[in-house]
Molecule: small-subunit ribosomal RNA
Organism: metagenome
RNA sequence: AGAGUUUGAUCCUGGCUCAGAAUGAACGCUGGCGGCGUGCUUAACACAUGCAAGUCGAACGAGAAAAAGACCUUCGGGUCUUGAGUAAAGUGGCAAACGGGUGAGUAACACGUGAGUAAUCUACCCCUUAUUUUAGAAUAACACGUUGAAAAACGUGCUAAUACUGAAUAAUACUCUAAACGGCAUCUUUUAGAAUCAAAGGUGGCCUCUGAUAUAAGCUAUCGAUGAGGGAUGAGCUCGCGCACCAUUAGCUAGUUGGCGGGGUAAAGGCCCACCAAGGUUAUGAUGGUUAGCCGGCCUGAGAGGGUGAUCGGCCACACUGGGACUGAGACACGGCCCAGACUCCUACGGGAGGCAGCAGUGGGGAAUAUUGCGCAAUGGGGGAAACCCUGACGCAGCAACGCCGCGUGGAUGAGGAAGGCCUUCGGGUUGUAAAAUCCUGUUAGGUGGGAAGAAAGCUAUAAUGGCUAAUACCCAUUGUAUUUGACGGUACCAUCGAAGAAAGCCCCGGCUAACUCCGUGCCAGCAGCCGCGGUAAUACGGAGGGGGCAAGCGUUAUUCGGAAUUACUGGGCGUAAAGGGCGCGUAGGCGGUUCUAUAAGUUAGAUGCUAAAUCCCUUGGCUUAACCAAGGUCUCGCAUUUAAUACUGUAGAACUAGAGUACAGUAGAGGAGAAUGGAAUUUCCAGUGUAGCGGUGAAAUGCGUAGAUAUUGGAAGGAACACCUGUGGCGAAGGCGAUUCUCUGGGCUGAUACUGACGCUGAGGCGCGAAAGCUAGGGUAGCAAACGGGAUUAGAUACCCCGGUAGUCCUAGCUGUAAACGAUGGACACUAGGUGUAAGAGGUAUCGAUUCCUCCUGUGCCGAAGUUAACACAUUAAGUGUCCCGCCUGGGGAGUACGUUCGCAAGAAUAAAACUCAAAGGAAUUGACGGGGGCCCGCACAAGCGGUGGAGCAUGUGGUUUAAUUCGAAGCAACGCGAAAAACCUUACCAGGGUUUGACAUAUACCUGACCGCAUUAGAGAUAAUGUUUUCUCUUCGGAGACAGGUAUACAGGUGCUGCAUGGCUGUCGUCAGCUCGUGUCGUGAGAUGUUGGGUUAAGUCCCGCAACGAGCGCAACCCUCACCCUUAGUUGCCAUCAGGUAAUGCUGGGCACUGUAAGGGAACUGCCGGUGAUAAACCGGAGGAAGGUGGGGAUGACGUCAAGUCCUCAUGGCCUUUAUAUCCUGGGCUACACACGUGCUACAAUGGUCGGUACAAAGGGUUGCCAAACCGUGAGGUCGAGCUAAUCCCAAAAAAACCGAUCUCAGUUCGGAUUGGAGUCUGAAAUUCGACUCCAUGAAGGUGGAAUCGCUAGUAAUCGUGGAUCAGCAUGCCACGGUGAAUACGUUCCCGGGCCUUGUACACACCGCCCGUCACACCACGAAAGUUAAUUGUACCAGAAGUUGCUGAGCUAACCGCAAGGAGGCAGGUACCUAAUGUAUGAUUAGUGAUUGGGGUGAAGUCGAAACAAGGUA
Repeated sequence: AGAGUUUGAUCCUGGCUCAGAAUGAACGCUGGCGGCGUGCUUAACACAUGCAAGUCGAACGAGAAAAAGACCUUCGGGUCUUGAGUAAAGUGGCAAACGGGUGAGUAACACGUGAGUAAUCUACCCCUUAUUUUAGAAUAACACGUUGAAAAACGUGCUAAUACUGAAUAAUACUCUAAACGGCAUCUUUUAGAAUCAAAGGUGGCCUCUGAUAUAAGCUAUCGAUGAGGGAUGAGCUCGCGCACCAUUAGCUAGUUGGCGGGGUAAAGGCCCACCAAGGUUAUGAUGGUUAGCCGGCCUGAGAGGGUGAUCGGCCACACUGGGACUGAGACACGGCCCAGACUCCUACGGGAGGCAGCAGUGGGGAAUAUUGCGCAAUGGGGGAAACCCUGACGCAGCAACGCCGCGUGGAUGAGGAAGGCCUUCGGGUUGUAAAAUCCUGUUAGGUGGGAAGAAAGCUAUAAUGGCUAAUACCCAUUGUAUUUGACGGUACCAUCGAAGAAAGCCCCGGCUAACUCCGUGCCAGCAGCCGCGGUAAUACGGAGGGGGCAAGCGUUAUUCGGAAUUACUGGGCGUAAAGGGCGCGUAGGCGGUUCUAUAAGUUAGAUGCUAAAUCCCUUGGCUUAACCAAGGUCUCGCAUUUAAUACUGUAGAACUAGAGUACAGUAGAGGAGAAUGGAAUUUCCAGUGUAGCGGUGAAAUGCGUAGAUAUUGGAAGGAACACCUGUGGCGAAGGCGAUUCUCUGGGCUGAUACUGACGCUGAGGCGCGAAAGCUAGGGUAGCAAACGGGAUUAGAUACCCCGGUAGUCCUAGCUGUAAACGAUGGACACUAGGUGUAAGAGGUAUCGAUUCCUCCUGUGCCGAAGUUAACACAUUAAGUGUCCCGCCUGGGGAGUACGUUCGCAAGAAUAAAACUCAAAGGAAUUGACGGGGGCCCGCACAAGCGGUGGAGCAUGUGGUUUAAUUCGAAGCAACGCGAAAAACCUUACCAGGGUUUGACAUAUACCUGACCGCAUUAGAGAUAAUGUUUUCUCUUCGGAGACAGGUAUACAGGUGCUGCAUGGCUGUCGUCAGCUCGUGUCGUGAGAUGUUGGGUUAAGUCCCGCAACGAGCGCAACCCUCACCCUUAGUUGCCAUCAGGUAAUGCUGGGCACUGUAAGGGAACUGCCGGUGAUAAACCGGAGGAAGGUGGGGAUGACGUCAAGUCCUCAUGGCCUUUAUAUCCUGGGCUACACACGUGCUACAAUGGUCGGUACAAAGGGUUGCCAAACCGUGAGGUCGAGCUAAUCCCAAAAAAACCGAUCUCAGUUCGGAUUGGAGUCUGAAAUUCGACUCCAUGAAGGUGGAAUCGCUAGUAAUCGUGGAUCAGCAUGCCACGGUGAAUACGUUCCCGGGCCUUGUACACACCGCCCGUCACACCACGAAAGUUAAUUGUACCAGAAGUUGCUGAGCUAACCGCAAGGAGGCAGGUACCUAAUGUAUGAUUAGUGAUUGGGGUGAAGUCGAAACAAGGUA
């Protein structure tokens, strides 16, 4: 510090997710030791048991027992002493308000921070000062008695005090009065005067004083007590500032706000009361609701921030729930009291007792949190004079990997790189120096032995010094010596013994993210933080091996911060991604021109105080180190006080004119409101002419018309809108405004002067304006036209089209308040190159004259620089650079929806969520693809023609059906006379039956036997089996070995079994279409672009020109083959002109190679030449010559790629399956079936013909398992015999056929047509029945030119005619090839199909066979509404009224004081009044749960109906 994820790819926006750190954690697996910490986050739920607050005899009275001893005894016991002035209890004092726990409540002066208290208190402690006199009456304990189950209560009697009370005295205390100084309204200080208020003694010692003869009433010391002052500490109260969320909480408040006078308190105060006034608070968020203890700190972060408030520390609040006071210095009191309530316990049923949110512990809740431990040794606290006692505070120990820190589980050497595991290309690699083995070491654990620090005080004893004193006593202080005190704990630590011996796991390995292979599984099981893996070769599931990470832990889950600049103060945005309010006026607020003066609020600087300690940071130090602990230091935002500065802002004052405004003169304009007027057109009505149609559409129909339409002429009525002018022209804030004239009226602009003097900008709320549609009331209604009716279209058509047609559109008065109200761009001001239009105004120059030329200002457009932007684009009219103010945004969906509220007559508008769900949604641009987008171009693509198919019969292939099997594949073009260039057996893969199992076939090893083969016979359908017969070779050390064959066994063979979606190879197709790319450069953030686009041209990305491109490659073309012409060479098997010979005839023979032909090599054609067009180019057009002319004809040749195209059944091959079978052999059958459908063909339907006769002309092939001449036989297929030929020689083979000549048939189911069937044969072949071809005789079906539709062909082509070949024993109408005869037409590119280039749109990229919307049906989920219903909280009113304070009363009771007494004062009980908790009643509000039914929403591989959007998406 970033990364993954939207796309085919890119940039951006934007969300989701990950890597880090942390935790009072929990869960899973695992677990050696130690140190230091931490440990109910949930039920402030309920609690058994024990302990957690007592102490003082030096305040006081009283005062046991057990036991021991002694004595007495009637042996029953009694007395005394010790125990002991002890225990226990009581009066009294102090403490119990601390310490400890918890976080329920509390949004508050609760907390934090800083101030104030002149408005206050403070026990114990310290200092100073003055005192501590005198008198009295009770009471508990105790004893006796009574009541009660108990708790407890009552009566009588006795007694003490540092308990209680009276009196005295006292001030600098308090109150009042008077005066003076000072101060902040109170008040302080000083002076004078008046009145009022106190106490308690205890202990030790002594005899100096006094009294006394023994001590205290004396003295002294000490501890107390009282008054006053001060300090310290703690507390109360008040104030400034800070401190959560919700406005779908906007108004709240009667003790409320203030005053006067009282009461009350330690103390100000409506804190309380009476009276008076009517205030107080709130958009700077009152009131209400929800949540929450606050802080130092802790976690995170670079910081700013965000989260949090365990342990430690400060404050607050609480103590079963609610209320209340008492005591006290302090409480409205955790281990006190009273009352009410709930709960628990005891009970004799009458009554009582209790409060773990103290420490342990129990139950319960929960994912989850410990011992009913030891000790007061230390630290601290309470009491005490002290010893000492108490202390679950605290110190320790126990449990828990809960956290942090440290240590260990060994170290060195060790390669036959052992064994085993795993992988393997079978060679090996890896685990791995790892192990074993050898040599060492000794931390920890274990055994044995030793063994701390933490302890210093205090007491006691003693010594010394000092103080007090009359004193050497006592006491106090200081110092020294001695003695004593340890829970932890025989712990830490040390030594020693022994032995590598007792001590490693967890997670991960597709990317992010370090780390890879095998097996299993087969969209199953499962994984997953995000993207996503898994459908038979999974580095993603499970296991294994190996590897990576961390390590006594490792992972997961939860939560927080970070990354996230993803709420943006630091530090974001709003044209199109989410986001500018529809527009204006204007309130509060925010901001604001120039100069001077003052001030010092903001601001800046310095000083001071506070900001507790701990923590963090730095430096040292202590535990062996670290964690941990200690000491010192730094820091601390901030608050307050004070001093100074005065630039800026503020405030006050004075001035200015550049902002803003006013006056004046002009000026343009669909600016607004009202009134009046006008013409054209539509429609209707009247009248005329006139006749059969009109109208409408893609085509029609509905409709109108013989009752006279449409058309046309004239006239009339009425409403609405204003052609041309009209212009990215004008005006207005926006919405919007368009005939003409008049009236009223707003704003702008220009010009020149004068005036005011900052009067300005923006603008939350507020107010106003605000298209269309809609609503209310009343008018109006020509045209148009939702709804509606009809006609069409359509599968349907509640639409698009047509004929009608009502609201509405218009006017008046209101309402509504929304729009893609858009420049998708808030307003104002300033600055920052230009160019060119246009509108209004002014000026200048030239001129007779500015409409023309120049300049300025204002508006409105286009282009463009810098700059900006993700890009597109914007660019002085900014989306640039700055300032000010307002509005708005924070992933998509749910949703601008629900609920609530406000507005509205309604429709609805405004405000505005959540649950749930997804990992995207989106913007701009790029490359493709596509379009019922556009442009250009091409092709037998259409058109123009010729001939077919589709109809018939047959052949053949396919589908379907059938079957035991009808083997399999091929499926639009690009499957279907295709694989198959030959299914009777074989082929053959299928079916039935019969056999074999190392196999029909290959290789190897071991063992045994021996040749094998062949021939014959028998059984059998055959395979096969049996028998018979015949029969080896090479080497040799003679033992044997090898070759070959058979048998047995093991490895293995075999498979036309599956997967063409695991593959290679081959092939089809777009398409012989002209395209497809690269290097360098340049442009762009980038994907990419450019080049390859453009202008011409071509069959062509062919060539030329131009150009930020320049070059290159694969394709095109050419090079290759063939045909057409010529030349050279050659001369047999070919040829024969000349010469010779011969025949009935023939190159038959000699001879020749001239010609033809053959087959080798060359030539020839290149737009080369001429003319024209064209850019002078490329090229095109025409012509000449030429056998051939513009690629001369044909072939071979198929770019990058597409279709998961085809083929595992040609072959090869991974994986899977099978192995007495899915292998293999055999016989027979099937692939040849047949209601039917389709494709491809053949033959026809006839006279351009059939039949018969005659006659002519080819090319290219094949042949020894072959072609087969001649001759003979047969009507024929063919047969017999057999020459020649391994081929320019012989044969197929001859007669090519059509053509031509002649004859006949005469338009008919025929002398057309030949299917079908019967009979007889031939050939091939073991074999012709299923199931061959051919021949002869006989038979003679359909068919008379073929519907919709559709195919081929542009010249030696179509059409037509025959010939050959491959396959092959035999079997083509198929296929491949050959030649003969030999046309017609093409105006042209509008349309159909396919293709190429450019451009455009796109929501497509699996790319239109794309994407995608809504209803309905089904399942699940959350939410809203709902008659209601349940609960909680709370308001108001009323009832009620415990305990208690206070007031009043107090006829009852009453020790201290007064009084001789009677009585009084005072007090108490009781009563009563106000207040008031629980409870109750009524009525509201809020929140939550639930609810038949209902509403929409979301989600869900293959449901239904349509086809709304994306292309002009087929109606933009």